[in-house]
RNA sequence: GGGCGGUUAGGGUAGUCUGGAUAUCCUGACGGGCUUCGGACCCGUCGACGCGGGUUCGAAUCCUGCACCGCUCACCA
Numbered sequence: 001g002g003g004c005g006g007u008u009a010g011g012g013u014a015g016u017c018u019g020g021a022u023a024u025c026c027u028g029a030c031g032g033g034c035u036u037c038g039g040a041c042c043c044g045u046c047g048a049c050g051c052g053g054g055u056u057c058g059a060a061u062c063c064u065g066c067a068c069c070g071c072u073c074a075c076c077a
Base pairs, nucleotide, nucleotide: 001073002072003071004070005069006068007067010027011026012025020057028046029045030044031043032042033041050066051065052064053063054062
């Protein structure tokens, strides 16, 4: 340098193929309940689409540039 895959709440993860608006689940934090106790159990709340641009009525999703991570090929030695 070429090719391929990936980036989503504090952490992990689904959704992306086939666009539909208020994004899943676990964990976490906070509040409440319950309980002999709470780190268990129940309820509620909070919190995310790597950055920019484009297409579209509408983008996590499609196109594109960049950044970062991983795999691989080539080159140099």